[in-house]
RNA sequence: GCGGGGGGCCGGGCGGCCGCGGAAGGCGACUUCCGAGGAAAGUCCGGACUCCACGAAGCGACGGUGCCGGGUAACGCCCGGACGGCGAAAGCCGAUGGAAAGCGCCACAGAAAACAAACCACCGGGGAUCCGUCCCCGGCCAGGGUGAAACGGUGGGGUAAGAGCCCACCGGGGAGGCGGCAACGUCUCCCGCACGGCAAGCCCCACCGGGAGCAAUGCCGAAUAGGGACCGCGCGCGUCUGCGACGGCGCAGGGACGCUUCGUCCCGGCGGUCCGGGUUGGCAGCUCGAGGCCGCGAAGCAAUUCGCGGUCCAGAUGAAUGGUCGCCACCGAAGGGAACCUUCGGGACAAAAUCCGGCUUACAGGCCCCCCGCACAU
Numbered sequence: 001g002c003g004g005g006g007g008g009c010c011g012g013g014c015g016g017c018c019g020c021g022g023a024a025g026g027c028g029a030c031u032u033c034c035g036a037g038g039a040a041a042g043u044c045c046g047g048a049c050u051c052c053a054c055g056a057a058g059c060g061a062c063g064g065u066g067c068c069g070g071g072u073a074a075c076g077c078c079c080g081g082a083c084g085g086c087g088a089a090a091g092c093c094g095a096u097g098g099a100a101a102g103c104g105c106c107a108c109a110g111a112a113a114a115c116a117a118a119c120c121a122c123c124g125g126g127g128a129u130c131c132g133u134c135c136c137c138g139g140c141c142a143g144g145g146u147g148a149a150a151c152g153g154u155g156g157g158g159u160a161a162g163a164g165c166c167c168a169c170c171g172g173g174g175a176g177g178c179g180g181c182a183a184c185g186u187c188u189c190c191c192g193c194a195c196g197g198c199a200a201g202c203c204c205c206a207c208c209g210g211g212a213g214c215a216a217u218g219c220c221g222a223a224u225a226g227g228g229a230c231c232g233c234g235c236g237c238g239u240c241u242g243c244g245a246c247g248g249c250g251c252a253g254g255g256a257c258g259c260u261u262c263g264u265c266c267c268g269g270c271g272g273u274c275c276g277g278g279u280u281g282g283c284a285g286c287u288c289g290a291g292g293c294c295g296c297g298a299a300g301c302a303a304u305u306c307g308c309g310g311u312c313c314a315g316a317u318g319a320a321u322g323g324u325c326g327c328c329a330c331c332g333a334a335g336g337g338a339a340c341c342u343u344c345g346g347g348a349c350a351a352a353a354u355c356c357g358g359c360u361u362a363c364a365g366g367c368c369c370c371c372c373g374c375a376c377a378u
Stems, first nucleotide, its partner, number of pairs: 001374010012328007020035006037349001041360002044358005049213004062209005067081005082096001083094004097204002102202002104198003119144002122139007152170006171193001172191008217284004227275007236251005253267005291313001292311008330346007
């Protein structure tokens, strides 16, 4: 210098003017201080908190997680390791428990997709023959061909042809030893090979899990309408009982049964006082918390934990955090011969809503560190 890999960070700066939300002070005018993000986002996991349900334990159902160890309040997150795959390497990727408990499935193609099987080819025997070949019986599973996958692989021996039929190595299974907390690795011996794949189909095993969510939840509570209690006046008409009607019945009225007829059911005036529920609204919850940020130290490979010092870092609710101007920095374009200057233009994704820990996704432009490989120079 070129190519590749990993990790981290910034997300314009300063000032003036106008404005918005909150806190403190002030009788007030007003003053002082604070005021978005790395993702505030998606609302996908895990919690805190609140209400509801629940005697405890076990079992079952349903849902979730799934190599091992560690971290954590917890997790499906993070760190370290194992195994498998990719890469020359740095490094990257992986839903990675069980297929020897059982069920189910394996399209198309193919002879056969799992108690194996025989299309072509090969070999043996018999028969026919127009001497090209064809037919029957049997052997065989190595070769061809099919497929995502073919009942171990390569080489040799062996055979009529073949075949773990036999042998060596590789792969696989079992037992034991050693190393490791473990996943797992490795060594020795035995077994000719039994156990194809899919659990991201059911299932089995281990572990975890009550439900709803700050519009949770608690408190205060206006007018109006409606509900209840009490008091006063007394009911559209008729009638019955009774000393007395505010009681019963009928007619009339209003309402409901979708509408009409019919039918059934329900309701009953006015005024006042008090009580309780609830709507609009207000207050709490609300931001000091398993905290964050800055710095130092200790343990640990690390995630992380512990200790010390400093700093309080938004709490709105139709919802503030904005606008504008100047200077500087950055990027792009044009001009002049260059260093440089001038003019014009540009600046992403997005934006708190109870609060934390994660994951995922979006992002103009820019910066830093480490590692691998190649080339050159010393």
Source information:
The RNA shown here (Bacterial RNase P class A) has 378 nucleotides and comes from Jannaschia seosinensis. Its Rfam family is "Bacterial RNase P class A". It is annotated as a ribozyme. Rfam's curators write: Ribonuclease P (RNase P) is a ubiquitous endoribonuclease, found in archaea, bacteria and eukarya as well as chloroplasts and mitochondria. Taxonomically the source falls in Jannaschia (Bacteria, Pseudomonadati, Alphaproteobacteria, Roseobacteraceae). RNAcentral holds the sequence, with entries from Rfam.